[in-house]
Context: one part of a larger RNA
RNA sequence: GCCAGGGAGCUCAUGUUAGUGGCGAGAUUAAGGAGAUAACCUCCGUAGUCGCAGGGAAACCAAUAUACUUGUAAGCUCGAUUCGUCGGGCCCAGAAGUAUGGUGUGAAAGCGCCUAAAGUCACUGAUGUGAUGCCCGAAGUCGGACGAUCUAGGCCUGGUCAGGAUGAAGUGCUUCGAAAGGGGCAUGGAGGUCCGAUAUCGUUCUGACGUGCAAUUCGUUGAGUUGAACUGGGUCUAGGCGGAAAAGCCAAAUCUAGUCCGAGGAUGGCUGGUUCCCCCCGAAGCUGCUCAAAGGCAGGCCUCAGACGAGUGUGAACAUGGUGUAGAGCACUAAUUCGCUUGGUACGGACCAGAAAUGGUUCGCCGGCCUCUUAAACUCCGAAUCUGUGUUCCAUGUAGACUCUGGGAGACGGCUAACCCGCGAUAAGCGUGGGUGGCGAGAGAGAAACAACUCAGACUUCGGUUAAGGUCCCUAAGUGUUGUCUAAGUGUUAAACCGAAUGGCGUCAAAUUUCUAAGACAGUAAAAAGGUAGGCUCAGAAACAGCCACCCUAUAAUGAGUACGUAACAGUUCAUUUACUAAGAAAUUUGGCCCAGAAAAUGGACGGGGCUAAAGACAACCACCGAUACCGAAGGGUAUACUCGGUAGAGAGUAUAAUCCGGUAGGGGGGCGUGGGGCUCGAGAUAAAGCAGGACAGUGAUGCCCUGUGAAUCGUACCCCAGUGCAGAUCCUGGC
Numbered sequence: 001g002c003c004a005g006g007g008a009g010c011u012c013a014u015g016u017u018a019g020u021g022g023c024g025a026g027a028u029u030a031a032g033g034a035g036a037u038a039a040c041c042u043c044c045g046u047a048g049u050c051g052c053a054g055g056g057a058a059a060c061c062a063a064u065a066u067a068c069u070u071g072u073a074a075g076c077u078c079g080a081u082u083c084g085u086c087g088g089g090c091c092c093a094g095a096a097g098u099a100u101g102g103u104g105u106g107a108a109a110g111c112g113c114c115u116a117a118a119g120u121c122a123c124u125g126a127u128g129u130g131a132u133g134c135c136c137g138a139a140g141u142c143g144g145a146c147g148a149u150c151u152a153g154g155c156c157u158g159g160u161c162a163g164g165a166u167g168a169a170g171u172g173c174u175u176c177g178a179a180a181g182g183g184g185c186a187u188g189g190a191g192g193u194c195c196g197a198u199a200u201c202g203u204u205c206u207g208a209c210g211u212g213c214a215a216u217u218c219g220u221u222g223a224g225u226u227g228a229a230c231u232g233g234g235u236c237u238a239g240g241c242g243g244a245a246a247a248g249c250c251a252a253a254u255c256u257a258g259u260c261c262g263a264g265g266a267u268g269g270c271u272g273g274u275u276c277c278c279c280c281c282g283a284a285g286c287u288g289c290u291c292a293a294a295g296g297c298a299g300g301c302c303u304c305a306g307a308c309g310a311g312u313g314u315g316a317a318c319a320u321g322g323u324g325u326a327g328a329g330c331a332c333u334a335a336u337u338c339g340c341u342u343g344g345u346a347c348g349g350a351c352c353a354g355a356a357a358u359g360g361u362u363c364g365c366c367g368g369c370c371u372c373u374u375a376a377a378c379u380c381c382g383a384a385u386c387u388g389u390g391u392u393c394c395a396u397g398u399a400g401a402c403u404c405u406g407g408g409a410g411a412c413g414g415c416u417a418a419c420c421c422g423c424g425a426u427a428a429g430c431g432u433g434g435g436u437g438g439c440g441a442g443a444g445a446g447a448a449a450c451a452a453c454u455c456a457g458a459c460u461u462c463g464g465u466u467a468a469g470g471u472c473c474c475u476a477a478g479u480g481u482u483g484u485c486u487a488a489g490u491g492u493u494a495a496a497c498c499g500a501a502u503g504g505c506g507u508c509a510a511a512u513u514u515c516u517a518a519g520a521c522a523g524u525a526a527a528a529a530g531g532u533a534g535g536c537u538c539a540g541a542a543a544c545a546g547c548c549a550c551c552c553u554a555u556a557a558u559g560a561g562u563a564c565g566u567a568a569c570a571g572u573u574c575a576u577u578u579a580c581u582a583a584g585a586a587a588u589u590u591g592g593c594c595c596a597g598a599a600a601a602u603g604g605a606c607g608g609g610g611c612u613a614a615a616g617a618c619a620a621c622c623a624c625c626g627a628u629a630c631c632g633a634a635g636g637g638u639a640u641a642c643u644c645g646g647u648a649g650a651g652a653g654u655a656u657a658a659u660c661c662g663g664u665a666g667g668g669g670g671g672c673g674u675g676g677g678g679c680u681c682g683a684g685a686u687a688a689a690g691c692a693g694g695a696c697a698g699u700g701a702u703g704c705c706c707u708g709u710g711a712a713u714c715g716u717a718c719c720c721c722a723g724u725g726c727a728g729a730u731c732c733u734g735g736c
């Protein structure tokens, strides 16, 4: 992993609520008892509980025995009628409202609660609470026991330590010294002394092994061997305690508090799981409070039931109000550029005059005028939107809306490169808000693939037509038509899924200006001179280092010189001019496509192949393909109305639905199946159940039949009870 079996909202008590039934101003027994049965059951029992009156802390006091209004359903009646019904009136159950009354408070007024009769018992469904409380799941807490055969330390009693080395004290002899004492040679044999087997340990390779030989081993290299040594046996110390040369280390593979059993099914706002079918509706991720933000409670949002009885609002137009945003502007506030000023400056700096007082000039500063630029916390202005009210339409509603009451929820992590508007951030598949849509809970078609983009909201089946998007092949449909552009494989991407500033004598199109048969532009041939080497500067400066000036003459034309060059000259070249030739040329601007700008890690991506007067780009047109959309046909369900039926409910039929049938959490409704029981009717050796394969029926859970196997039990309409349905839980047990 697969298969089989097991496996999770149960039970009791007590509230609430809906339904059903009994009795009803009453309802009902509990414990217990009597009788009786296989079990059931019948009777007694009125203690108690709920209701029939409330108010008040209490003392205590104590309600209209249908006052009035609105007027619905039903009923009665009048009129009209196309016999479907419609309109008017009367009476008005229930309902709603106003009074009245009771009581508490208060001096009163007023205010609070209550006020003209329906409950109660039982059962069933749903749900709350208490109990294990849908199931599995902690680490832990407390209590009592059991452990020192492991290990730590202590005590008692035993055992073990090859061989070699070193050579302390002391002692003897000798020598020096006055002495104290010293030296030498022997002897001696000390030591948590040295080397090194064994015992013991476990340093290195961070080796082997690492589903191992092994829940700590193997190899190698090491430590260590007379001691704080190693070791046998016995004995003592224990769980908030023991022991510890101290590492939170050890206390039986268990230690920052042992193990076992118990409290105990601890608790878990957390994770996982939670078992058959169909039908109707269908959410929320928001607000407030919360030792609260992984939870809860209340509101809002969903669902179901009931009540009431007439409007309701999601739209549009018009009219009339509100506003201060976008934009714009500078009239205020606050910034801000240039200039002008015959305004001020007791106070600032500088200068001038003067002995000083002081005066004058200028800068600065404060104003004024013109001008440039700004603002979320500026506004002389000012939209679109949004919004209040009214009217008229529209939509919806007596087939019952809006509203109200009650039962049951879920949810309170949202997301959004989809568009729009903000704030924070360099930005982000960023953070945080608002609006609409979407996903969530939404399938189908397109975008290669792709929750949110585009089209479009799926009851079932069949046929047709379109949407978005496409039509060379993969791949359904055009190698469609017309006209341009692109040469970069640019591109072949609606966007997401990039590509910028800046450049281009790439190419196409348009425009403007100038020159041009009195010959332009380009090319070729030639000239490009004189005053003069202009003046100054300079070592030099001659068109050409630099400064100043930039004239005149001759000429077809020629700068006191465009670039190169020289130390300076020289030399080359350009402007300018002529000749030849011959028809357009030059410059600028704008737009389209294209190019450069352009860097990422295995070889590679327009989805791929491939595509160049396209199968690319731009523009126009025709045809076709293409979805669960739309249309048509058939069928089903649901809702509503009506008819039949019936005490009621159930049920059957007809009609309508352009405006019903996607759906997670969840609410509601109806069914299928399993085990057992009651009751009824049955089946079976002429073959039950079970098993295997198959046919048919039903929207489905499932049912039924056939054949084989099998060999003795099994089914059923109706009702009741439940250990009642498995794919999941790292689920449990077994098998493979």
Base pairs, nucleotide, nucleotide: 001736002735003734004733005732006731011131012130013129014128015127016126017125018124019123020122021121022120023119026050027049028048032044033043034042035041054061055060064099067098068097069096070095075090076089077088078087079086080085101114102113103112104111105110134273135272137270141263142262143261144260145259146258152237153236154235155234156233157232158231159230160229161227163195164194165193166191170187171186172185173184174183175182176181200223201222205219207218208217239255242250243249276671277670278669279668280667281666286299287298288297289296290295301410302408303407304406305405306404307403311396312395313394315393316392317391318390319389320388321387322386327381328379329378333375334374335373339369340368341367343366344365345364348363349362350361351360352359353358414439415438416437418436419435420434421433422432423431424430444455445454446453459635460634461633462632463631464630465629469625470624471623472609473608474607478622480621481620482619483618484617485616491611492610502596503595504594506593507592508591509590510589511588512587513586514585515584523580524579525578526577527576529553530552531551534548535547536546559574563572564571636661637660638657639656640655641654642653643652644651672725674722675721676720677719678718681715682714683713690709691708692707693706694705696703697702